The RNA shown here (transfer RNA) has 75 nucleotides and comes from Candidatus Woykebacteria bacterium RIFCSPLOWO2_01_FULL_41_12. It matches the Rfam family "tRNA". Its family is annotated with triplet codon-amino acid adaptor activity in the Gene Ontology. Rfam classes the family as a transfer RNA.

RNA sequence: GCGGGCGUAGCUCAGUGGUAGAGCAGCCGAUUCGUAAUCGGCAGGGCAUGGGUUCGAAUCCCGUCGCCCGCUCCA
Numbered sequence: 001g002c003g004g005g006c007g008u009a010g011c012u013c014a015g016u017g018g019u020a021g022a023g024c025a026g027c028c029g030a031u032u033c034g035u036a037a038u039c040g041g042c043a044g045g046g047c048a049u050g051g052g053u054u055c056g057a058a059u060c061c062c063g064u065c066g067c068c069c070g071c072u073c074c075a
Base pairs, nucleotide, nucleotide: 001071002070003069004068005067006066007065010024011023012022013021018055026042027041028040029039030038048064049063050062051061052060
């Protein structure tokens, strides 16, 4: 330099056009003599970023940034 994949909650991930979800972690409560476990509830992100298409975009298109993988060139 070329090609590909990924970027969504604190973490790991789902969601592939129609009002963003789960598990774990956190907080509150129940249970217990107490703790853990278990059960119930609550809070937490507007989707890396800038544009475009669309009535409507996390989702489709283009650019940028970051991470990962492969190939190639030079040293």
Background: Its mean pLDDT, the model's own confidence on a scale to 100, is 80.